Notes:
Large-subunit ribosomal RNA, domain I from Corynebacterium mendelii, 596 nucleotides, folded computationally. The RNAcentral record of the full RNA draws on ENA. It matches the Rfam family "Bacterial large subunit ribosomal RNA". Its family is annotated with structural constituent of ribosome and ribosome in the Gene Ontology. The coordinates come from a structure-prediction model, not an experiment, and the mean pLDDT is 80.
[in-house]
Context: one part of a larger RNA
RNA sequence: GGCGCAUGGUGGAUGCCUUGGCAUGCUGAGCCGAUGAAGGACGUGGGAGGCUGCGUUAAGCCUCGGGGAGUUGUCAACCGAGCGUUGAUCCGAGGAUGUCCGAAUGGGGAAACCUGGCCACUGUUAUGGGUGGUUACCCGCAUCUGAAUGAAAUAGGGUGUGUGGGGGUUACGCGGGGAAGUGAAACAUCUCAGUACCCGUAGGAGAAGAAAACAAUUGUGAUUCCGUUAGUAGUGGCGAGCGAACGCGGAUGAGGCUAAACCGUGCAUGUGUGAUACCCGGCAGGGGUUGUGUGUGCGGUGUUGUGGGGUUUGGACGUAUGUGUUCUGCCGGACAUGUGCCAUUGAACAUGCUUGUUAGUGGAAGUGGUGUGGAAACGCCUGCCGUAGAGGGUGAUAGUCCCGUACGUGAAAGCUUGUGUGUUGUGGUUGUUCUUGUCCCCGAGUAGCAGCGGGCUCGUGGAAUCUGCUGUGAAUCUGCCGGGACCACCCGGUAAGCCUGAAUACUCAGUGUGACCGAUAGCGGAAUAGUACCGUGAGGGAAUGGUGAAAAGUACCCCGGGAGGGGAGUGAAAUAGUACCUGAAACCGUGUGCCU
Numbered sequence: 001g002g003c004g005c006a007u008g009g010u011g012g013a014u015g016c017c018u019u020g021g022c023a024u025g026c027u028g029a030g031c032c033g034a035u036g037a038a039g040g041a042c043g044u045g046g047g048a049g050g051c052u053g054c055g056u057u058a059a060g061c062c063u064c065g066g067g068g069a070g071u072u073g074u075c076a077a078c079c080g081a082g083c084g085u086u087g088a089u090c091c092g093a094g095g096a097u098g099u100c101c102g103a104a105u106g107g108g109g110a111a112a113c114c115u116g117g118c119c120a121c122u123g124u125u126a127u128g129g130g131u132g133g134u135u136a137c138c139c140g141c142a143u144c145u146g147a148a149u150g151a152a153a154u155a156g157g158g159u160g161u162g163u164g165g166g167g168g169u170u171a172c173g174c175g176g177g178g179a180a181g182u183g184a185a186a187c188a189u190c191u192c193a194g195u196a197c198c199c200g201u202a203g204g205a206g207a208a209g210a211a212a213a214c215a216a217u218u219g220u221g222a223u224u225c226c227g228u229u230a231g232u233a234g235u236g237g238c239g240a241g242c243g244a245a246c247g248c249g250g251a252u253g254a255g256g257c258u259a260a261a262c263c264g265u266g267c268a269u270g271u272g273u274g275a276u277a278c279c280c281g282g283c284a285g286g287g288g289u290u291g292u293g294u295g296u297g298c299g300g301u302g303u304u305g306u307g308g309g310g311u312u313u314g315g316a317c318g319u320a321u322g323u324g325u326u327c328u329g330c331c332g333g334a335c336a337u338g339u340g341c342c343a344u345u346g347a348a349c350a351u352g353c354u355u356g357u358u359a360g361u362g363g364a365a366g367u368g369g370u371g372u373g374g375a376a377a378c379g380c381c382u383g384c385c386g387u388a389g390a391g392g393g394u395g396a397u398a399g400u401c402c403c404g405u406a407c408g409u410g411a412a413a414g415c416u417u418g419u420g421u422g423u424u425g426u427g428g429u430u431g432u433u434c435u436u437g438u439c440c441c442c443g444a445g446u447a448g449c450a451g452c453g454g455g456c457u458c459g460u461g462g463a464a465u466c467u468g469c470u471g472u473g474a475a476u477c478u479g480c481c482g483g484g485a486c487c488a489c490c491c492g493g494u495a496a497g498c499c500u501g502a503a504u505a506c507u508c509a510g511u512g513u514g515a516c517c518g519a520u521a522g523c524g525g526a527a528u529a530g531u532a533c534c535g536u537g538a539g540g541g542a543a544u545g546g547u548g549a550a551a552a553g554u555a556c557c558c559c560g561g562g563a564g565g566g567g568a569g570u571g572a573a574a575u576a577g578u579a580c581c582u583g584a585a586a587c588c589g590u591g592u593g594c595c596u
Base pairs, nucleotide, nucleotide: 001595002594003593004592005591006590007589008588009587015581016546017545020517021516022514023513024512025511026510027509028508029507030506031168032167039101040100041099042055043054044053046079047078049075050074051073061095062094063093064092065091066090070083071082072081106115107114108113116135117134118133119132120131121130122129137165138164139162140161141160142159143158144157145156172203173201174200175199176198177197183190187237213220214219224251225250226249227248228247234242235241255499256498257497258443262300263299264298265297266296267295268294269293270292271291278287279286280332281331282330283329284328285327305477307442308441309440310439311437314434315433316432317431320339321338322337323336324335325334326333340429341428342427343426344425347424348423349422350421351420352419353418356415357414358413360409361408362407366382367398368381369380370379371378383400384399385389391403392402393401448472449471450470451469452468453467454466458484479494480493481492482491483490533540534539553580556567557566558565559564
C1' cells in the first nucleotide's frame, strides 16, 4: 500500500410525523373612499428589540349582552407592580378617541416635512405663542354681476349649496387600440392571436336579449350557459394549421316601453276681415285675431306580421258617484278633477311577527379486575351508553378520561330573509268587439349601390349575411328585407328607437371533502417572507421543521486557560445531551487477519 472483518467520525439521504399548503363542493357576502379610503410613517407596555393590537383617551375608553376564576397578547423566560365572585382577563354588538403622510384638498414639497389667511377661544402687562374650526379643483343647481357691441344677450367672474365627482380594488365583464419570440423543421401569405400588453368604463355580476331569426315543403319560436352534433361541413403557400352551424338532450324561463298617424294644450313665427271661416251636435240667442299653415314642448292615443294602428261610416255589448269646463238656455254627448272601489312593490318610510347570522349553552355511558410495560388507550375477563362507534387529545391503539359528536336550546344590540298592517306614492276605474273607404301613419342621409377595409369555418373566392370609412342615394303594405352570386316561384320576417330578472363567470369568508403534497414536495413563503440579500431603478428574490411523555436540559467531583471531556446523577433510552428521532452513500480514521 491492497483486499477482507469489526468499530467509529463526517454527512444528512431514507422511514415516520405535521403546525403549512393545493384542489374542489356547499352556504353567505360582493365593493371601500372628502363623515378622508387602500396602503403606510411615527409613536404607544415598568424593564432592548421584532410581530400583534391601539392612536397623545395610544396591548387601550364607554354602553349593552355572553361567560365564570383566574389574569396583565406573542417570540419568551425572569423580575417588579397590579387587577379580579362588588364578576376581572376573555368573546360578541353598538359608540368615543383616532398624531402625520397618502385622491390629500389652504400654499409649497425631495411622502410621513416646511409655511400662510380668516373666525372663535386661550396665554402674556404687551409682542412672539397655544387650541379648535375653515380655506384645492371640476360638475349640477340657485343667485349677484358682466365684455368684445348702442340695447338686449352670451362668454367670463363672485357668492351660496349638493352624503355630486376625484382615489383604491386579486379575478371575472364590455368597449377602443394591439405586438413579437414561436410554428410552418428556412421564410414572405398564414400561425402564435385579437393572445400578451396599454387605455376607457361598469356591476355584483357584466354582456346579450324579445326575430327585417332559423328551417325547408314538415316545422321551431327572445337571450345566455352546458353536453352532443364534430375535429364533422368547410377553410387553408389545400402547407403548418384553423374550424362552425342546423338539429337533438339539459339548466333557466318573462316579457315590456316608445316614434308616427289623430286629438287637446303652451310657446315662437308666417298669413288672414271672410261673417257662408271658427266657437261639440240640434233649435234660438250671442261672441269677435276666437281661424289657418309651419316649427317645437307637454298630455292623451298607439306598438303589430293569421299585418297593425289612426281616422270616417254603421252596428252589438257595457257604464259607481260628486263638482267643474266646453259662450248662454233645453236635450244629448265629450273632457278634466275629487271621493269611493280595486290592484301594486317594478317605490319610500314607520311598525308587528318571522328566518338566518354576528358571542354562547345543555349534552349518555367503567377511569372495573388482571398480564406486559417507563407509561395502558394494548391482550384476557367482566359491565354500561348509543338520535352520540365523526374527529382530535391524553406517557403505545380509548364509544364509555378530556374536548367534542347526535340531538336540543339561546340575543340587550346590529345586519339579514320572508310576511302582515298603516301613511305617502303609482296604476286602473271605460272601454271591448265587428264592419266600412280611390283616406292617413308604420323609425332617412337610413336601406340599397360603388370603392377600400374588418369580422364570420369562409385567406377574394361564384361570396351571400354582419359591420367601419368615403361617395351616391330609395320605397311606406299593391311597401321592404332574408332564405350563400343572380332571376322566378314559394316560404320566413317587419330594419334603420329603448329597457329587461334567472340559468353563466370570478373573488373573499365560513364550513365540508380529497385513489392531493408531506419539508429539494406542497403557495415564492410550515421558521424575521415578499423577509434577508442583489440592483441607480423598474425589478429579482432565497435558506433554515422534528431532544424527551415530562426539562426531569446533567447538582457535586476531576482534567483543561477555555472549548471539550471523564465520573456521578436524571430518564424506558444519553450512540435521546439544546451540534439533540431514524441516521444511507460519497469521504476520513482506528483495531485486527491475509498478501506484497